This is a predicted structure of an 83-nucleotide RNA (c-di-GMP-I riboswitch aptamer). Rfam family: c-di-GMP-I riboswitch aptamer. Rfam links the family to the GO term cyclic-di-GMP binding. It was read from a public genome assembly, where an Rfam model found it. The coordinates come from a structure-prediction model, not an experiment, and the mean pLDDT is 85.
[in-house]
RNA sequence: AUAUUUUACUGGCAAACCCGUCAAAAGGCGGGGACGCAAAGCCACGGGUCUAAGGCGAGAGCUAUGAUAGCCGGGUUGCACCG
Numbered sequence: 001a002u003a004u005u006u007u008a009c010u011g012g013c014a015a016a017c018c019c020g021u022c023a024a025a026a027g028g029c030g031g032g033g034a035c036g037c038a039a040a041g042c043c044a045c046g047g048g049u050c051u052a053a054g055g056c057g058a059g060a061g062c063u064a065u066g067a068u069a070g071c072c073g074g075g076u077u078g079c080a081c082c083g
Stems, first nucleotide, its partner, number of pairs: 004083001007080001012037002017032006035070001041076003045073003048068003054063003
């Protein structure tokens, strides 16, 4: 230096839920709050999932260009300790 691996004291992030706000919605953001997390840092590239404004349809419904990185894979950067 690289790969793999142990632990989580200090420190870091923050699910559900509540309030505010943006959005058609899913969901995002801010505050409170902690279920968890060793990349729960970052990137929608592949698959999955959620939503369906607009479009299509007689209707039921279908559809992502919207969303999810805390669903999985992939890419990329990085911290303390043990072997």